Annotation: A computed fold for a 91-nucleotide RNA from a Campylobacteraceae bacterium, annotated as c-di-GMP-I riboswitch aptamer. Its mean pLDDT, the model's own confidence on a scale to 100, is 84. The sequence was found by an Rfam model in a public genome assembly. The source organism's lineage runs through Bacteria, Pseudomonadati, Epsilonproteobacteria, Campylobacterales and Campylobacteraceae.

[in-house]
This record gives sequence, structure tokens and C1' cells, in this order.
RNA sequence: AUUUGCAAAAGCCAAACUCAUCGCGAGGUGAGGACGGAAAGCCACGGGUCUGCCUGCACUUGAAAGGCGGGCAGACAGCCGGGUUGCCAAA
Repeated sequence: AUUUGCAAAAGCCAAACUCAUCGCGAGGUGAGGACGGAAAGCCACGGGUCUGCCUGCACUUGAAAGGCGGGCAGACAGCCGGGUUGCCAAA
């Protein structure tokens, strides 16, 4: 440096849920808590999902809600891919 993560060790992260708090919301943050994780470190670049606002179409309706699209602004890195950095061990 490359590959690998069956075994070991040192540590690390922390799903659901609960509480507090911020946000219209998706969600974020902190504390508790561990389902899991070898990048569950970091980056919204491609796809995806989700939210808010606006809007087109068809249908329906008293009016809505809901369905399929479009635009804008966002969320998710623990959905998949990609980029980038990195611990331990083995070969």
C1' cells in the first nucleotide's frame, strides 16, 4: 500500500421507545435507552422516500379530503449507489 472482517482485543456509534427542546412539517438537538452497525465517520452528487408552499389534469363533492403529474424550498448519510477520510486485526 492492497484485500478481507471467520476469530481476538482496544475502544466507537446508537434503532424503536420515553422525556426536554427547536421546527408549520418531514425532522434536528440534548438526556435516558440498545435494535443493530466495520465506516451506523463526513459529503444531498445520482436514484429513492418523505415534508411544506404554489400549480396542472382527471374524478368526485354542497365544500373538502383523496389520486396522478409539474415548479420551488426543504428533510433523511441507519434506503441503494457514488465521493472522501479513518481505528483494530488477519493475509